This is a predicted structure of a 102-nucleotide RNA (SAM-I/IV (S-adenosyl methionine) riboswitch aptamer) from Ramlibacter tataouinensis. Its Rfam family is "SAM-I/IV (S-adenosyl methionine) riboswitch aptamer". Gene Ontology terms of the family: regulation of gene expression and S-adenosylmethionine metabolic process. The literature on the family includes a 2014 paper in PNAS by Trausch et al., "Structural basis for diversity in the SAM clan of riboswitches". The model forms 86% of the base pairs in the Rfam consensus. The coordinates come from a structure-prediction model, not an experiment, and the mean pLDDT is 76. RNAcentral holds the sequence, with entries from Rfam and Ribocentre.

Order: sequence, then structure tokens, then C1' cells
RNA sequence: AAACUGUAUGAAGAGUCGGGCAUCGUCCCGAGCCAACCUGCCUACGGGGCAAGGUGGAUCGCGAAAGCGGAUGCGGCCAACAAGGCAACCAAGCCGGUCAUG
Repeated sequence: AAACUGUAUGAAGAGUCGGGCAUCGUCCCGAGCCAACCUGCCUACGGGGCAAGGUGGAUCGCGAAAGCGGAUGCGGCCAACAAGGCAACCAAGCCGGUCAUG
């Protein structure tokens, strides 16, 4: 780089303010809003939690349904993309449980 493929989700939630335009839009920019998928933190581990780092979202479509299609996630940055290194909150700080000591 190309091709193929696995898995999770689709319930709920959230478009407000300011600005931009040959283009007036399911548009773009900034702030805000929603949401725990990955990383991180509470915290070895499990549950649960936290919008901090990285994504994502703010009318998904068809269908009577089953389902199909589509979409998104399965960390980021620096480095020769090698060895290796870096950042992650003022939030949350709970339950179970492991180890050590007394």
C1' cells in the first nucleotide's frame, strides 16, 4: 500500500450561542452539548464509576416482523516510523476481592 476478515453497538441521549458565504446547506469555523468503543485513572483483578487522551454522534435506511444494508469503535503523539520515548484531569475516588503487615 492493496485485498480479505473478526467482533461490539444501533435502546436511550444530545443542535444551543456566535461567526462565515458566488454556494444558504443534513454546509463550514469556534465554543458548548451527548455518549464509556479504545487508552488512561480510581485500582493488582472483576463490577461500577470518571468526558482526562483518541475516536464517534446530535432524523440511519428498507421491512409487518425476522432480518438485510449502511455507519461507527476496536487509542494518540514523537522517532528512521527502528530501538526507544512522551502526554492523559482541578473528574471519579465506591462494592467485591488478592497480597503484605499488625